[in-house]
């Protein structure tokens, strides 16, 4: 250079079909304990990797482009 996948919260991933974001684990209050850990109950945190377009609406389509990762030359 060319083709492919990945990119979503601190981390590891759902979210397939456009209706507007979620779990685990972490963190932070609290109940339990003599105390500490598990276990329970609640609670904060996200410009979905940028930018631009479609669209009443967009993580999702549709274009550029950026990071990593694998084929090919």
């Nucleotide at each position: 250079g060319g083709c492919g996948a990945a990119g979503u919260a601190g981390c590891u991933c759902a979210g397939u079909c456009g209706g507007a974001a979620g779990a685990g684990c972490a963190c932070c209050g609290g109940a339990c304990u003599c105390a500490u850990a598990a276990c329970c109950c609640g609670g904060g945190g996200g410009u979905c990797g940028g930018a631009g377009g479609u669209u009443c609406g967009a993580a999702c389509c549709c274009u550029c482009u950026c990071u990593u990762c694998g084929c090919c030359a």
Molecule: transfer RNA
Organism: Kineosporia mesophila